FMN riboswitch aptamer (RFN element), 117 nucleotides, folded computationally.

[in-house]
RNA sequence: AUAUAAUUUCAGGGCGAGGCGCAAUUCCUCACCGGUGGUUAAAGUCCACGAGCCGAUAUGGCUGAUUCGGUGAAAUUCCGAAACCGACGGUUAAAGUCCGGAUGAAAGAAAUUUUGA
Numbered sequence: 001a002u003a004u005a006a007u008u009u010c011a012g013g014g015c016g017a018g019g020c021g022c023a024a025u026u027c028c029u030c031a032c033c034g035g036u037g038g039u040u041a042a043a044g045u046c047c048a049c050g051a052g053c054c055g056a057u058a059u060g061g062c063u064g065a066u067u068c069g070g071u072g073a074a075a076u077u078c079c080g081a082a083a084c085c086g087a088c089g090g091u092u093a094a095a096g097u098c099c100g101g102a103u104g105a106a107a108g109a110a111a112u113u114u115u116g117a
Stems, first nucleotide, its partner, number of pairs: 003115001005113006016030004031097002033086002035049004044084002052062003066082005088100003
């Protein structure tokens, strides 16, 4: 340094102000947030995965959203501008941001140990 096996730890952020109303952190105006790996260069919107849902519980299925300009060898990733998207159940009224499943699970990240070469 590589491989195998095991153990442990970690592994998601966000409603602030105003309006209407009996009632809204759920509607309206403004605001705020962005998991993991990859990609010639840094990504919520590219590729893949996780989460979620379905199911006979599997090596199965379903599952959101971006453009223009600039720089450059290279960027839907940077800079400028304008957009867009966000599971399920609950709720005095419709939720990406509140409550709940969840002191859960998990893509994956790291550490330690063991064995062999």
Its Rfam family is "FMN riboswitch aptamer (RFN element)". Rfam's curators write: The RFN element is a highly conserved domain that is found frequently in the 5'-untranslated regions of prokaryotic mRNAs that encode for flavin mononucleotide (FMN) biosynthesis and transport proteins.
Its mean pLDDT, the model's own confidence on a scale to 100, is 81.